[in-house]
Molecule: small-subunit ribosomal RNA
Organism: metagenome
RNA sequence: AGAGUUUGAUCCUGGCUCAGAAUGAACGCUGGCGGCGUGCUUAACACAUGCAAGUCGUGCGAGAAAGUCGACUUCGGUCGAUGAGUAGAGCGGCGAACGGGUGAGUAACACGUGGGUAACCUGCCUAGGAGCGGGGGAUAACCUGGGGAAACUCGGGCUAAUACCGCAUACGUUCUCGGCGUCAUGGCGCCGAGAGGAAAGCUGGCCAAUUCUUGAGAGCUAGCACUCCUAGAGGGGCCCGCGCUCGAUUAGCUUGUUGGUGGGGUAACGGCCUACCAAGGCUGCGAUCGAUAGCCGGCCUGAGAGGGCGAUCGGCCACACUGGGACUGAGACACGGCCCAGACUCCUACGGGAGGCAGCAGUGGGGAAUAUUGGACAAUGGGCGCAAGCCUGAUCCAGCAACGCCGCGUGGAGGACGAAGGCCUUCGGGUCGUAAACUCCUGUCAGUUGGGACGAAAAGCCGUCGGUGAAUAUCCGGCGGUCCUGACGGUACCAGCAGAGGAAGCCCCGGCUAACUCCGUGCCAGCAGCCGCGGUAAUACGGAGGGGGCUAGCGUUAUUCGGAAUUAUUGGGCGUAAAGGGCGCGCAGGCGGCUUGGUAGGUCAAAGGUGAAAUCCCUCAGCUCAACUGAGGAACUGCCUUUGAAACCACCUGGCUAGAGGCUGGGAGGGGAUAGCGGAAUUCCCGGUGUAGCGGUGAAAUGCGUAGAUAUCGGGAGGAACACCAGUGGCGAAGGCGGCUAUCUGGACCAGUUCUGACGCUGAGGCGCGAAAGCGUGGGGAGCAAACAGGAUUAGAUACCCUGGUAGUCCACGCUGUAAACGAUGAGCACUCGGUGUUGCGGGUAUUGACCCCUGCAAUGCCUUAGCUAACGCGUUAAGUGCCCCGCCUGGGGAGUACGGUCGCAAGGCUGAAACUCAAAGGAAUUGACGGGGGCCCGCACAAGCGGUGGAGCAUGUGGUUUAAUUCGAUGCAACGCGAAGAACCUUAUCCUGGGCUUGACAUGCAUGGAUUAGCUUCUGGAAACAGGAGUAACGCGGCUUGCCGUGGAACAUGCACAGGUGCUGCAUGGCUGUCGUCAGCUCGUGCUGUGAAGUGUCGGGUUAAGUCCCUUAACGAGCGCAACCCCUGUCGCUAGUUGCCAGCGCGUAAUGGCGGGGACUCUAGCGAGACUGCCGGUGUCAAACCGGAGGAAGGUGGGGAUGACGUCAAGUCCGCAUGGCCUUUAUGCCCAGGGCUGCACACGUGCUACAAUGGCCGGUACAGAACGACGCAAUGCCGCAAGGUGGAGCAAAUCGCCAAAGCCGGCCCCAGUUCGGAUUGGAGGCUGCAACUCGCCUCCAUGAAGUUGGAAUCGCUAGUAAUCGUGGAUCAGCUACGCCGCGGUGAAUAUC
Repeated sequence: AGAGUUUGAUCCUGGCUCAGAAUGAACGCUGGCGGCGUGCUUAACACAUGCAAGUCGUGCGAGAAAGUCGACUUCGGUCGAUGAGUAGAGCGGCGAACGGGUGAGUAACACGUGGGUAACCUGCCUAGGAGCGGGGGAUAACCUGGGGAAACUCGGGCUAAUACCGCAUACGUUCUCGGCGUCAUGGCGCCGAGAGGAAAGCUGGCCAAUUCUUGAGAGCUAGCACUCCUAGAGGGGCCCGCGCUCGAUUAGCUUGUUGGUGGGGUAACGGCCUACCAAGGCUGCGAUCGAUAGCCGGCCUGAGAGGGCGAUCGGCCACACUGGGACUGAGACACGGCCCAGACUCCUACGGGAGGCAGCAGUGGGGAAUAUUGGACAAUGGGCGCAAGCCUGAUCCAGCAACGCCGCGUGGAGGACGAAGGCCUUCGGGUCGUAAACUCCUGUCAGUUGGGACGAAAAGCCGUCGGUGAAUAUCCGGCGGUCCUGACGGUACCAGCAGAGGAAGCCCCGGCUAACUCCGUGCCAGCAGCCGCGGUAAUACGGAGGGGGCUAGCGUUAUUCGGAAUUAUUGGGCGUAAAGGGCGCGCAGGCGGCUUGGUAGGUCAAAGGUGAAAUCCCUCAGCUCAACUGAGGAACUGCCUUUGAAACCACCUGGCUAGAGGCUGGGAGGGGAUAGCGGAAUUCCCGGUGUAGCGGUGAAAUGCGUAGAUAUCGGGAGGAACACCAGUGGCGAAGGCGGCUAUCUGGACCAGUUCUGACGCUGAGGCGCGAAAGCGUGGGGAGCAAACAGGAUUAGAUACCCUGGUAGUCCACGCUGUAAACGAUGAGCACUCGGUGUUGCGGGUAUUGACCCCUGCAAUGCCUUAGCUAACGCGUUAAGUGCCCCGCCUGGGGAGUACGGUCGCAAGGCUGAAACUCAAAGGAAUUGACGGGGGCCCGCACAAGCGGUGGAGCAUGUGGUUUAAUUCGAUGCAACGCGAAGAACCUUAUCCUGGGCUUGACAUGCAUGGAUUAGCUUCUGGAAACAGGAGUAACGCGGCUUGCCGUGGAACAUGCACAGGUGCUGCAUGGCUGUCGUCAGCUCGUGCUGUGAAGUGUCGGGUUAAGUCCCUUAACGAGCGCAACCCCUGUCGCUAGUUGCCAGCGCGUAAUGGCGGGGACUCUAGCGAGACUGCCGGUGUCAAACCGGAGGAAGGUGGGGAUGACGUCAAGUCCGCAUGGCCUUUAUGCCCAGGGCUGCACACGUGCUACAAUGGCCGGUACAGAACGACGCAAUGCCGCAAGGUGGAGCAAAUCGCCAAAGCCGGCCCCAGUUCGGAUUGGAGGCUGCAACUCGCCUCCAUGAAGUUGGAAUCGCUAGUAAUCGUGGAUCAGCUACGCCGCGGUGAAUAUC
């Protein structure tokens, strides 16, 4: 210090969320030790039990018992002593108003801070002054009698005091009166007179004097107490300034209320109370009311300013079951006092009584949640007491709780074969990991044994010195000595012993955010703070391994601040993101020109007081450190007082004229109001002319019209609105204002510079104005026209279009008060480059004059600089730079809704939420895509034209259906004669039925086996596969008595690793392919522009088939595409002539390049030439290019092919191949037989053949190209009607073979279901093949179906093209090929709407 999240991406606005710190916490998992802290935040709910306030015999009277001892006894007991002047109770004094708890109430002088008290009080304490004389009457206890269950109470009798009451005295004091000084509310000091008002004793010591006399009394003395007064200290009461939460959907509140006078009351001022009088007091600077809350020092957070909180500690306040009240007292309206009322609980003999844990423990309850019915007064402090001492749940300690903070430990060093094991793996290895084991050490904590504190000094006692005193008493103080006192606790601490032994978890690992893999799961289970993960390869779910973080804790939840400049004082905004009030006038308020003098409220400076302590900060110190604690300092940003300064603000005062206003003179204007007038047009009425339509629309219909419309002419009525002028022209504050004239009236502007002298700006509330629609009352009503009706349109049409039509629109008066009331831009003032229009008024120059030209002010537009802005844009008419005032905003939805209030006749307006819900909602700009948006352009896209499809039959593919199975895939274009360039078996896929094999049909390796299991021959079963059986030979090397032994390889058998899978996923993939599309596009580097996404380049002007080229140009270049380079074809040349060719020469034949020969030609196949807009003319920007022409075989890419940019479709293919993952392993693998893939009511696609005469048939006859051929092509010949058979010359092929049809010539047919058409079926054959039944092709004979040119719709083609004719090849034994891929023959038509 920021980050995530709106978008395809970007910038901005804006909300949500996260990382930090914190807590009196709670919950989950886990838990070794210690120190210091902290611990009912909820029910101020109810409480059993114990304790928490007593003490004084040195104030007073009275005064036991048990027990023990003694005496006596009638043996029942009695008396005495002791216990003991003790216990307990009483009178009296002091305390109980402190200490401790709680936070209910309280928005208040409650609290904080600073002052005031001349308006006050103060027990105990301190200092000083003065006193303490002399009397009296009672009453508890006790005794006795009575009532009551009890609590308690009544009567009678006795008694004391430091209890109570008089009297005396009065330095002060109180009251009244008088006077003086100082002051100023009732203060202080002094003088005088009068009046009032006190007391209490107790204890110790002493005997010189005095009385009795061991010694006492009086007395003296000391201490404690007592009375009056003054002062102090400390404590308190009251008053005041300032500060102190939210709500206006709480706007008015108040009758003791505000003030006065008299009186009362209080310690004291005061309506505090009372009587009378007056009618005031508070409030927008927020009264009253409602809600919430103890306040502060401080605590948490924050850079700070702030925000939140008010536990523990400290100060103040309030409260003590709830409400009220007073008494006592120095002090209370009293937590452990009293009285009354109430609720609750308890006791009761039902008559009546008792109680108050928000003291310490503890219980129940509530709650997510908060401890022991502990020890001690040893210390500190408090009450009482002369003191000893007693009391003290204050306090000090201990217990419980990881609740928090702090500290420590759970070991240290070495240790590679990187062990085992886990996990991962590309199978090589990697990792946990020096981690462990193991070796050597150490000894904190815990354990155990022993030692063992500080906290304790006082008081008491003894001695001594000093003070008091008559005193060597006493009492007080100092010093020295002595003695005693510890809850914690045998604790802290120290030492010994033993031994690594007893001591680690929690969360996280998709991004934010540090940390990754495997398995499981399969939008399931689940996760999640936000974004979001999970639908079969999940680093996000669950587990595991590994890793990251923190550590006796770790996470979660809750809450606060921060980040959030997201309420913005510091430090935000409002043209379009949320946000300028519709406009004006204007009270309060805020702000305000130049200048003189003054004041000192703000401001500034200095000094003083205060700002408690603790806390925070700094330094030092004490616990081994730290936490914690102590000391000193600083700080406490504040308030008050005094003194000073006078620039600025303010106030007072005098002046000024630049702001503002007035006056004079002008002209402009749809500014406003009222009255009158005018013409055009629409409609209606009357009359004339006139006849069949009019009207309306995209087209129609409803409607009007023969009862005379529309059209046209004349006359009349009535209402509303004012064409042209008319203009980013004018006026007005806005809404708004448009024929002409008159009257009344508002404002602005220009010129003059005579007047006033800051009179100004803004403006919460308030008041007024305020389009249209709407409302009320009364008029008016031509046209238009919500509603409504009808006609159309449409799937519907409550619309758009048409025909009608009522409110309304108009006028008068009143109401409403809203609009995209917009410049989506509040008002005012000032400042800040320019250019160019328009309107109004003026000045200058010139002119005869009007212009032109220069210039001032005001208004209204456009473009632009700087600047601003998220950008768009704004830009002297600011959205720039400043000042000042007002209004408004704070995520989206809910919602401008609800409730309340208020206004309105109503409609409704103004004000204006919340629950809930979302992770966004938005602004501007960018790139694509899209549009029944535009411009330019292209394409057999349309049109023009030719031929088809769609109808028929058949073929083929698909859907569907059927089936044991009809294997699978392809599905708009871009699946459907597609994968399949060949399904009878095989192919073929476990698609179906059935039979069989299990290391396997196939690959590699290991181990073992043995010699006949392999091979070969053969037998049995079987449909085969297969199963079972019989016979038998062989290879290499070595030894050697030719046969045997040993061994090896191959093969085989068994076993193990593994094979195998056309099983799944084309949405895990490679590769390949389709498509847009052979469309002209797609990008990059550098530069430039932009905050950025991006743009520029690649746009624009031309041109092209083309992002082809040229020109221009913040772009300059480049790449992939285009083109060219390649192949075929068209012309020519060169070279080469065999198997091709044959002009000339020769030979030969019936004839033929058949032969000799020839290279001329054709051709073959290699190399070249040729075409490049090169040339000419025109057009064009001096360009590119286009048009025309010449030449040429070919002309502007000559024709055709190959060639397919960046990308799109998660397009297609895991069944071509390859491949990750998953699945399968006597089966989803392998072998075999048979069947199926060919099934058929149907539907579609692609084709073939036709429907005929441009034809069919018969006969004759001519001419290709490109392929292919040995498992082959096959000639001549012969047989067969034919398919074909036979036979085989020739040919591994420019040599031989396959090998043409349309055409041409001649003939028949004569428009018909035919001499068209050939389906279907019967019969007979042929061929291939192990085998044509399911299920092949071909031939012949016979049969002779539909079909007579095809609805809606739809396809191809722009020239050697369409059409038409045949022909070859791949696959292949054969073939369902009419398919596909090639080849040539003949060969058109038409075209820019």